Predicted 3D model of a 543-nucleotide part of an RNA (small-subunit ribosomal RNA, 5' domain) from an alkali sediment metagenome. Model confidence (mean pLDDT): 82 of 100. The full RNA is in RNAcentral, with records from SILVA.

[in-house]
Context: one part of a larger RNA
RNA sequence: GAACGAACGCUGGCGGCGUGCCUAACACAUGCAAGUCGAGCGCGAAAGUCCCUUCGGGGGCAAGUAGAGCGGCGGACGGGUGAGUAAUACGUGGAUAAUCUUCCCUCGAGCUUGGGAUAACCCUGCGAAAGCGGGGCUAAUACCGGAUAAGACCACAUGUCAUAUGCCAUGUGGUAGAAGGUGGCUUGUAUUUAUAUGAGCUAUCACUUGAGGAUGAGUCCAUGGCCUAUCAGCUUGUUGGUGAGGUAAGAGCUCACCAAGGCUAUGACGGGUAGCUGGUCUGAGAGGACGACCAGCCACACUGGGACUGAGAUACGGCCCAGACUCCUACGGGAGGCAGCAGUGGGGAAUAUUGGGCAAUGGGCGCAAGCCUGACCCAGCGACGCCGCGUGGGUGAUGAAGGCCUUCGGGUUGUAAAACCCUUUCGUGCGGAAAGAACAGUCUCGUAGCGAAUACCUACGGGAUUUGACGGUACCGCAGGAAGAAGCACCGGCUAACUCCGUGCCAGCAGCCGCGGUAAUACGGAGGGUGCAAGCGUUGUUC
Numbered sequence: 001g002a003a004c005g006a007a008c009g010c011u012g013g014c015g016g017c018g019u020g021c022c023u024a025a026c027a028c029a030u031g032c033a034a035g036u037c038g039a040g041c042g043c044g045a046a047a048g049u050c051c052c053u054u055c056g057g058g059g060g061c062a063a064g065u066a067g068a069g070c071g072g073c074g075g076a077c078g079g080g081u082g083a084g085u086a087a088u089a090c091g092u093g094g095a096u097a098a099u100c101u102u103c104c105c106u107c108g109a110g111c112u113u114g115g116g117a118u119a120a121c122c123c124u125g126c127g128a129a130a131g132c133g134g135g136g137c138u139a140a141u142a143c144c145g146g147a148u149a150a151g152a153c154c155a156c157a158u159g160u161c162a163u164a165u166g167c168c169a170u171g172u173g174g175u176a177g178a179a180g181g182u183g184g185c186u187u188g189u190a191u192u193u194a195u196a197u198g199a200g201c202u203a204u205c206a207c208u209u210g211a212g213g214a215u216g217a218g219u220c221c222a223u224g225g226c227c228u229a230u231c232a233g234c235u236u237g238u239u240g241g242u243g244a245g246g247u248a249a250g251a252g253c254u255c256a257c258c259a260a261g262g263c264u265a266u267g268a269c270g271g272g273u274a275g276c277u278g279g280u281c282u283g284a285g286a287g288g289a290c291g292a293c294c295a296g297c298c299a300c301a302c303u304g305g306g307a308c309u310g311a312g313a314u315a316c317g318g319c320c321c322a323g324a325c326u327c328c329u330a331c332g333g334g335a336g337g338c339a340g341c342a343g344u345g346g347g348g349a350a351u352a353u354u355g356g357g358c359a360a361u362g363g364g365c366g367c368a369a370g371c372c373u374g375a376c377c378c379a380g381c382g383a384c385g386c387c388g389c390g391u392g393g394g395u396g397a398u399g400a401a402g403g404c405c406u407u408c409g410g411g412u413u414g415u416a417a418a419a420c421c422c423u424u425u426c427g428u429g430c431g432g433a434a435a436g437a438a439c440a441g442u443c444u445c446g447u448a449g450c451g452a453a454u455a456c457c458u459a460c461g462g463g464a465u466u467u468g469a470c471g472g473u474a475c476c477g478c479a480g481g482a483a484g485a486a487g488c489a490c491c492g493g494c495u496a497a498c499u500c501c502g503u504g505c506c507a508g509c510a511g512c513c514g515c516g517g518u519a520a521u522a523c524g525g526a527g528g529g530u531g532c533a534a535g536c537g538u539u540g541u542u543c
Base pairs, nucleotide, nucleotide: 001543002542003541004540006539007538008537009536010535013389014388015387016386017385018384019382020381021347026345027344028343030342031341032340035073036072037071040070041069043067048061049060050059051058052057080300081299082298090224091223092222093221094220095219096218099217100216104213105212106211107210108209109208110207112146113145114144115143121136122135123134124133125132126131152175153174154173155172156171157170158169159168161166180205181204182203183202184201185200186199187198188197189196190195191194226272227271228270233263234262235261238260239259240258241257242256243255244254245253275297276296277295278294279290280289281288282287302323303322304321305320306319325336326335327334328333353379355378356377357376361375362373363372364371365370392422393421394420395419402413403412404411405410426484428479429478430477431476432475436470441465442464443463444462445461446460447459448458449457487532488531489530490529491528492513493512494511498527499526500525501524502523508515509514
C1' cells in the first nucleotide's frame, strides 16, 4: 500500500447492488418448511335452510361436499451445517468385456381368464393417555393363481469379432408377465324416459415385456495437493491361492482350508491439524495466504448402532434398539429432536424480521382446473462492503465584526461571511403512473394427424377473455424555499501540515526513533493548517 463475512471509538443526508453467528455440531417455547391424485377404490357427515309432523321425529337441498381410510406417485429432490474425514474424500485423466437406472424420449410385441382377502364402516373390550385388541360386512390400477411368450433369461452347441472368463448372431430344450380409468360414436338390456348397465370400434392416460437413448448413480486404476522422525518399524483377514457364500456389480467383501506373505527412509505405522475444488486476496511475476457469499463434489442430521421399504436411503422434518437431556402421567406407561425459515435463552468483540406472496423462475402430484412449496421472488433491520449523488452556484474588499498571533507597524482566519443575483438534484408535500405477463385454462375460427366418423382427442396458428407479492413502488409532472443534510484523524522525523497558552520527568504521549525535569512545533487546550470525506480513525488477520 492492498484486502476483510470484521469488531470498537467519534460522527452520520439519500439511493442502487451485494452481504450479515467466523464463537457453543450448545439447549430450544411457538408458528410454518411435503404433499398431491375422486379421471384407481369402497364409505360418507354436520352446521344452515325448506317441507311434513302424532311434536317423539321424518324427508329434500346442503352433497356424493367436508372428512378420514385402502391404493398410486413424491417424501433419496429442494433447504441447512462443516462435526468427522489426510483418504471408503476431493481435483484431473482413464476403465467398467465387472454394473444398476423410477419418471422422460424413440422403436417392437402384448394387454386374456379366474380367485381369496382386508382397511374404512358396524358391534364390542382394555387403557389416564399414547394407543392396542376381538367379532361381522365390503371395493380396487391393492394381493394371489391359470393362459399366452420374443436370444428377455438359463443350459448345451455353432459361427463372426475380440481376447481375460467374453461381445454379437444363430440352432435345440427349458423359465418368467399384465390393470384398468376417462371421453366419443354405434348397438343391446332394464326401467320411473334420463339414468343405470353390457358389447363392439376409436381416442387418450395408465399397465406388462423387450431393444436403444438420455439422465443419475455404483465400483476400479493412475496421478496431484498439510505439519511432525523429540513417531522407525507396522500388519493376522494381515498378503496371496483353492473352494463356497454374497452383491446390481470385480474383490478377503465374508467364511473354510492351504501357503507366509504384504507395507516401509521416494517416510510405512503413529501423533497433530483440516471438509476438497472451481476460485478469493495479495504480488510485476514467481510465489504466499485463504476456501465467507455463488457453483461442483463429499460427509453429517441429539450421541452410538441397525436394518426395513424402495428404481434410488442405510433416509434432517421415516422405523427399531441403547444412551444423555427435556416434557406429560391416574406412576402402570408415554412423547420429543431447528446443522430448514423466522424466533428464544446461552456463549461472544460481534452478525437481522416469530414479515408478504406463490405474480415470476423452478420443483412434487394431477388429463386438467388446481393444490402444496420459509426453494424462490420480494419487503424489513445493520454505513457491514462496493458504487453513485447531495449538503448549493455566481458576484462580492471598507479586506467588516469577532477570534488568534504580533517586532504593536500589522498579519491571519478571508471571498470566507454579510449583501445582491440565481438554481432546486436529493429530501418534503400533492398529482399521474409502469415494465416485469409469457403461459396454462375457457370460448371461437382455421389447418394437419388419428380414426368408420363432419364425434372425441392431439399438434400448430389467429382472435376474445383472464392472472402482479413487490406497490400506488420505479419513473414522470407540479409546489415551495438555500431552505432539512459534515465529520473524523493528524500537524518532531519517517510523513503532507506551526504558533500561543497551560503543565513542569508531573499529568501524559508513543508504530519505530523517542518526547515531558520552567519558553515543549512530540503532553492538554486554543487559533491556524494538512489529509480523507458520509465517513474517519483504532484494533485484529493475510499478502